Predicted 3D model of a 73-nucleotide RNA (transfer RNA) from a Candidatus Moraniibacteriota bacterium. The sequence is in RNAcentral, with records from ENA. Lineage of the source: Bacteria > Bacteria candidate phyla > Candidatus Moraniibacteriota.
[in-house]
Formats: sequence, structure tokens, C1' cells
RNA sequence: GGGUUAUUAGCUCAGUUGGUAGAGCAGCGGCCUCUUAAGCCGACGGUCGCAGGUUCGAAUCCUGCAUAACCCA
Repeated sequence: GGGUUAUUAGCUCAGUUGGUAGAGCAGCGGCCUCUUAAGCCGACGGUCGCAGGUUCGAAUCCUGCAUAACCCA
């Protein structure tokens, strides 16, 4: 220098053919318990890496950039 893949909640990851984003764990509140743990219930938590484009509508399609891993030279 060229190429491939990945980037979504604090962490690990889903998200189908474009139609208003979810789970588990952690943390928080409650129930239970003499107390803790375990168990059960609930709520909270997101500019979907950044910027543009296409579209009535983008996590999803296109372009550029950034970061990481790998391959080629």
C1' cells in the first nucleotide's frame, strides 16, 4: 500500500427481506429470609463508532473517515 471482518445498553451478544431496538449478566428498588446468598417481581439504562447520501421511512442499502483483528505484498 491492497483486501476481508467487526463496531448496537456498564459487560457479553441478538436484531430475518428497510417499517419507530431487544435478551442475558451487572447495577438500582421491592418481595422472601434473623442476616447474607439463592430465588421471584419491577423499573431504569441507547445520538445503533463518526459524517454525508438514497428513501415516505435506515442499526439494516451506498460513500468517506476512525478504531480493532486477520490475510496479501